A computed fold for a 705-nucleotide part of an RNA from a Minisyncoccales bacterium, annotated as large-subunit ribosomal RNA, domain II.

[in-house]
Context: one part of a larger RNA
């Protein structure tokens, strides 16, 4: 880990709703006797005892009324009721039925109770431990060897003494080195270990507050502690054993067969509440009730948008109160400046409004009426829902950031599968009853992977730019279109010959300054033209060359607006990266148009199921038939199948039963017959009963492997 067995909503009491049966001469008996049968028994007795049969009131207590109140006044809760029929006295009698009352069984649920099952960490009671280890008693035991050399004490010397020195003797010491012994620094190793704390090197003490052997005291809110909340039997911030006990777990995990019909929620209020609850709100069954659609009219509003007439915010000119701030003037006063009004332009606002919609919502009306689809309300039974996602839209935080976060609102997903979007809950198309090797379609595609167009007609792109997201400001003789202005055979533009002079080196400045270092002017003349000079260049001229002019050529030249597709800005982390190959008059980009594929969508063909109709059958029920419908999680409803035992019945069986294991077959499934071998005694239909009653999952128990 695999198999295979077990393995979780059950019981009694009580309550309340449903079905169902008795009785309604109200009901029901409980213990308990009796009696039959032997028992998971039944029949009889048994009215103690409940619940009905009268309600009001907190209660006393009153009573078809009460209770509230001063109240004979209101008001609250109450007073036997409904249909059917017959029958005559016509408003009464009788019967039937419902409703209503009491019990019994079944079934949903609900309450205390172990309450669907498994799961603490604790809590407390009475006990067993100090053969480990903490610390004390008592009473043994042990410390190679070497090394320092304290008190004392002697001879000697000095010394008046006191006492000091030499030298020898001596052997103290929580003293020194280091084996056994005890300890356990530091690395290693080892880590399914030699070991649940070990081995190796290295290290601490080692005559002491040393170690160490028997024996004994002290224990659970107590012990022991040279104090670490250490240790107290591999277990300590309270031991281990049994018990209270199925402790409690708003928590995690788990909860076993089948098929049909519906079918939610993640929101409001309140919650020592916030991942729990309650009530509603939103699904389900039963009962009942009740209908639709489409047109068109009235309403209130203050929101989009607008506007500036209010509140405010804010910009320009103008013109004005004030102030006396800088500058300037003796001063008057000028120039600038602040602040307050007012005109005139052009604005802004969720908490501004002189105005103002579209929806939406609320109320009516009129017209068709039954054809489709069910809708919607009541009362009751049973829930499940409170963690909600994303996307479009209207906002509010945030930073007009988040796959952020609160709302509103519509769709999806939750609970929904198919087809697209490579790949992708939440986009896009479209809602899966079951079969068909049958059609036609939606998104989306149609070289090739890969089902369909290398389709068709026109353009544009040159960037692999694109080829199913997206990407700035800026920047540029890429290129297409349209759109305008300006020069052109009286010859534009570009190109090519030639001229581009003179006053003059203008004045100034300056060492120089001659067109061309600055500064001022920027004339005149002789020309077809030529600047007091457009760019190199020289110290400073000189060269060079531009405007500007002729000639030669001989047709378009030069600007500007708009706008299509491209460039350039433009860096990322396994794999170049349009899902790949690859594509260039496309397999790209825009326009146009035909055609084809392309879903579990729609259509044909059968067949099931289930709700509403009709016909039919004897009501039930069942056929036929017509016509709609049948995703689905929590969840609520219905019908079954399959295990065991119990009674009653009919049967099978050693000519071979259950079980095991194959094989056919048949049913929508759950499952069911048949039958080959195995196996050796018991086993099944039908009809009811009651359950320890259906396991691929609880790090699920046990066993095999």
């Nucleotide at each position: 880990g695999c198999c295979a067995a077990c393995g979780a909503g059950u019981g009694g009491c009580u309550g309340u709703c449903a079905g169902u049966c008795c009785u309604u001469c109200g009901u029901c008996u409980a213990a308990g006797c009796u009696c039959c049968u032997u028992a998971a028994g039944g029949a009889g007795u048994g009215g103690a005892g409940g619940c009905a049969u009268a309600g009001c009131g907190a209660a006393a207590g009153c009573g078809a009324g009460u209770c509230u109140u001063a109240a004979a006044a209101g008001g609250g809760c109450g007073u036997u009721u409904u249909u059917u029929c017959u029958g005559c006295u016509u408003g009464c009698a009788g019967a039937a039925a419902a409703a209503g009352a009491g019990g019994g069984c079944u079934g949903g649920c609900a309450g205390a109770c172990g309450a669907c099952c498994c799961g603490a960490a604790g809590c407390c009671a009475g006990g067993u431990g100090a053969g480990c280890u903490u610390g004390c008693c008592a009473u043994g035991g042990c410390c190679a060897g070497g090394u320092u050399g304290a008190a004392u004490c002697a001879c000697g010397a000095c010394g008046a003494a006191a006492g000091u020195c030499u030298u020898g003797a001596g052997g103290a010491g929580g003293a020194c080195c280091g084996a056994a012994c005890c300890c356990g620094u530091a690395g290693a190793u080892c880590g399914u270990g030699c070991a649940a704390u070990a081995u190796c090197u290295u290290g601490g003490g080692a005559u002491g507050a040393g170690c160490u052997g028997u024996g004994g005291c002290a224990a659970g809110g107590a012990g022991u502690g040279a104090a670490a909340a250490g240790c107290u039997a591999a277990u300590c911030g309270a031991a281990c054993c049994u018990g209270g006990u199925a402790a409690u777990a708003g928590c995690u995990g788990g909860u076993u067969c089948u098929c049909c019909c519906c079918g939610a929620a993640a929101u409001a209020g309140c919650u020592u509440u916030a991942g729990g609850g309650c009530u509603a709100g939103c699904g389900u069954c039963u009962u009942c009730g009740u209908a639709u659609g489409u047109u068109c009219c009235g309403g209130g509003g203050g929101u989009a948008g607008a506007g500036c007439a209010c509140u405010g915010a804010a910009u320009g000119g103008a013109u004005u109160u004030u102030c006396g701030u800088a500058g300037g003037g003796c001063a008057a006063c000028c120039u600038a400046g602040a602040c307050u009004g007012u005109c005139c332009a052009a604005u802004c606002a969720a908490a501004c409004u002189c105005c103002g919609a579209a929806u939406a919502c609320c109320g009516g009306a009129a017209c068709u009426a039954a054809a489709c689809a069910u809708g919607c309300g009541a009362a009751g039974g049973c829930a499940g829902u409170c963690a909600g996602a994303c996307u479009g839209u209207g906002g509010g935080g945030g930073c007009u950031a988040a796959g952020c976060u609160c709302c509103a609102u519509a769709g999806u997903c939750g609970a929904g599968a198919g087809g697209g979007a490579a790949a992708c809950a939440a986009c896009c198309c479209a809602g899966a009853c079951c079969u068909u090797c049958a059609u036609c379609u939606a998104a989306g595609g149609u070289c090739c992977c890969u089902a369909a167009a290398u389709u068709u007609a026109a353009a544009c792109u040159a960037a692999g730019u694109g080829c199913a997201a997206g990407u700035a400001a800026g920047g540029a003789g890429g290129u297409g279109a349209a759109g305008u202005u300006u020069c052109u055979u009286u010859g534009a533009u570009a190109g090519u010959u030639a001229g581009a002079a003179a006053g003059u080196u203008a004045g100034c400045u300056u060492a120089g300054a001659a067109g061309c270092a600055g500064c001022u002017a920027u004339c005149u003349u002789u020309u077809a033209a030529a600047a007091a000079g457009u760019g190199c260049g020289u110290a400073a001229c000189a060269g060079c060359u531009u405007a500007c002019u002729a000639a030669c050529u001989g047709a378009g030249a030069a600007g500007c607006u708009u706008u299509g597709c491209g460039c350039c800005g433009a860096a990322g982390a396994u794999u170049u990266a349009c899902g790949g190959g690859g594509c260039u008059a496309a397999a790209g980009u825009u326009u146009a148009a035909u055609a084809c594929c392309g879903a579990a969508g729609a259509u044909a063909a059968g067949g099931a199921u289930g709700g509403c109709g009709u016909u039919c059958u004897u009501u039930u029920u069942g056929a036929a038939u017509g016509u709609c419908a049948u995703g689905g999680u929590a969840g609520g409803g219905g019908a079954g199948c399959a295990u065991c035992c119990u009674u009653c019945u009919u049967c099978c069986g050693c000519u071979g039963a259950a079980g095991g294991u194959g094989a056919g077959u048949c049913g929508u499934a759950a499952g069911g017959c048949u039958u080959g071998c195995u196996g050796g005694a018991g086993g099944a239909u039908g009809a009811a009963g009651g359950a320890g009653a259906g396991a691929u999952a609880a790090u699920g128990u046990u066993g095999g492997c």